[in-house]
Predicted 3D model of a 336-nucleotide RNA (Bacterial RNase P class A) from a marine eukaryotic metagenome.
């Protein structure tokens, strides 16, 4: 100076006040004791899932989703480790990373010509000129011109020959694998693009705590029309098929939305050991850490310093991805 990584989010005390819980006590109106009480993102709802219901739950299609490899994990698009390319002096950091030799599309303008590929200028040969042939190695135009350096050959050039690199094939080595090394053959399918359509593989049931279960009360156990009784139709959260249940469709009209569960002990936290490069497994110990329901943490006084940014749970849990004031600490890189 920079790169990777981890902690911590303002503290202490004091008085008042809010919730939730254990004991105990009440005149049941409360009351004392004591114990806990927002975040590193609680924030987007982006993934994955625990859980409830459908539901006894299948099989095919559509669709949508990930994409090198090999672990971890309940799972995932997530995290760890290698490989490939690509940045960067480095430490490190980024990757939408399967297929163009199934097939279509598409690559504007400029430029002679972007695929059924050609010859603007230039080069060479014949020729008084006009021109006629040859050619794609030099220019030019483009993101990109049909493998690329060099040597030879040639009238001038060209993989036209040849080395060397690329590129297809094929073997062998080392690797669990992606993949790397070699080695052989071949002049050699013009390129790019799939975050274009499309192919391959591999993984998905669908809703959502306002789930859903229970309990109280009240009202009209309503009413009218149609269609059915073997079958048609409905219901089951894309659509066929199976399966299972159940008469079915429309109109009019009526009372309720209160209460309790579901709500916080879990794929939990913390420490050691022991296995692994690492994610992380395993085993012992020890801890219980928000549970509201118009929605709890507030205000006042004092002290210290980092002068307080972003920023408040609402069933929960892994994760990603956003904002963000600052403090501390530990690893490696460069200059000097």
């Nucleotide at each position: 100076a920079g790169u990777c990584g981890a902690u911590c989010a303002a503290g202490c005390a004091g008085u008042c006040g809010c919730u939730c819980u254990g004991c105990c006590u009440u005149u049941c109106g409360g009351g004392g004791c004591g114990g806990g009480g927002a975040g590193g993102a609680a924030a987007g709802u982006c993934c994955g899932g625990g859980c409830u219901c459908c539901a006894u739950a299948g099989a095919c299609c559509a669709g949508a989703g990930u994409g090198c490899c090999a672990g971890g994990u309940a799972a995932c698009g997530c995290c760890u480790g290698g490989g490939a390319g690509g940045c960067g002096c480095g430490a490190g950091c980024c990757u939408a990373c399967g297929g163009a030799a199934a097939g279509u599309g598409c690559c504007g303008c400029a430029g002679a010509a972007a695929a059924u590929a050609u010859a603007c200028c230039g080069c060479c040969u014949c020729g008084c000129c006009a021109g006629c042939g040859g050619u794609a190695a030099g220019g030019g135009u483009g993101a990109a011109a049909u493998g690329g350096u060099g040597c030879g050959g040639u009238a001038a050039g060209a993989g036209c020959g040849c080395a060397c690199c690329g590129c297809g094939c094929u073997g062998a080595u080392g690797g669990u694998a992606a993949c790397a090394u070699c080695a052989g053959u071949g002049g050699c399918a013009g390129g790019g693009u799939a975050a274009a359509c499309c192919c391959c593989a591999c993984u998905c049931g669908g809703a959502g705590c306002a789930a859903g279960a229970c309990c109280a009360a009240a009202u009209a156990g309503g009413a009218a029309u149609c269609c059915a009784u073997u079958a048609a139709c409905g219901u089951a959260u894309g659509g066929u098929c199976g399966u299972a249940c159940g008469g079915g469709a429309u109109u009019c009209g009526g009372g309720u939305a209160g209460g309790u569960c579901g709500c916080u002990u879990c794929a939990g936290g913390u420490u050691g050991a022991u296995g692994g490069u690492g994610a992380c497994a395993u085993c012992a110990a020890u801890c219980g850490c928000a549970g509201a329901u118009a929605g709890a943490u507030g205000a006042c006084u004092g002290c210290u310093c980092a002068u307080g940014a972003c920023a408040g749970a609402a069933c929960c849990c892994g994760g990603c991805u956003u904002a963000u004031c600052g403090a501390u600490c530990g690893g490696c890189u460069c200059a000097u």

Its mean pLDDT, the model's own confidence on a scale to 100, is 76. The sequence is in RNAcentral, with records from MGnify. It matches the Rfam family "Bacterial RNase P class A". Rfam links the family to the GO terms tRNA processing, ribonuclease P activity and dimeric ribonuclease P complex.